[in-house]
RNA sequence: GGGGUAUUAGCUUAGCUGGGAAAGCGUCUGGUUCGCAAUCAGAAGACCGGGGGUUCGAGUCCCCCAUGCUCCA
Numbered sequence: 001g002g003g004g005u006a007u008u009a010g011c012u013u014a015g016c017u018g019g020g021a022a023a024g025c026g027u028c029u030g031g032u033u034c035g036c037a038a039u040c041a042g043a044a045g046a047c048c049g050g051g052g053g054u055u056c057g058a059g060u061c062c063c064c065c066a067u068g069c070u071c072c073a
Stems, first nucleotide, its partner, number of pairs: 001072007010025004019056001027043005049065005
């Protein structure tokens, strides 16, 4: 220098052919218990790495940039 791949909640991930942003763990509140653990119910929490474009509509498609991993030289 070139190719591939990943980036979504505090963490680990899902998200189909473009049309409701979800789950587990964790956090908080409450019930059960003398108390803890366990368990049950509920709640908060991500405008999807940044910018631009296409579209009626983008986490998803296209371009540029950033970062990590990897391959070639």

A computed fold for a 73-nucleotide RNA from a Lachnospiraceae bacterium, annotated as transfer RNA. It matches the Rfam family "tRNA". The prediction has a mean pLDDT of 83. The organism belongs to Lachnospiraceae, within Bacteria.